A computed fold for a 94-nucleotide RNA from Nocardia wallacei, annotated as SAM riboswitch aptamer (S box leader). The source organism's lineage runs through Bacteria, Bacillati, Actinomycetota, Mycobacteriales and Nocardia. Its mean pLDDT, the model's own confidence on a scale to 100, is 85. The RNAcentral record of the sequence draws on Rfam. Its Rfam family is "SAM riboswitch aptamer (S box leader)". Rfam links the family to the GO term regulation of gene expression.
RNA sequence: CACCCAUCCAGAGCGGUUGAGAGACCUGGCUCGACGAGACCGCAGCAACCCCCCGCUCGCCGGGUGCGGGUGCUACCGCCAGGGCCGAUGGAGG
Numbered sequence: 001c002a003c004c005c006a007u008c009c010a011g012a013g014c015g016g017u018u019g020a021g022a023g024a025c026c027u028g029g030c031u032c033g034a035c036g037a038g039a040c041c042g043c044a045g046c047a048a049c050c051c052c053c054c055g056c057u058c059g060c061c062g063g064g065u066g067c068g069g070g071u072g073c074u075a076c077c078g079c080c081a082g083g084g085c086c087g088a089u090g091g092a093g094g
Base pairs, nucleotide, nucleotide: 001094004091005090006089007088008087013043014042015041016040017039018038021032022031023030025083026082027081028080029079044074045073046072049070050069051068052064053063054062055061056059078086
């Protein structure tokens, strides 16, 4: 990077730096924002995809833990409706 599979109405925020836009994209709404949005960093937390543990019919299986490892996530249902070579995250093989 392309293809494939699964998930996306549950859950979980403080501090520092920066400083004007932000909620992926298009249209229309709605919302957040100098009482500091968004981004980055730190810490804390949430969850349970993979590792891990247990079981069997051994699978693309079922169950378990959150002590630990790899990610992820922590306004609003992926903010809402419509749209499309949709997007995001995880996993597997190449």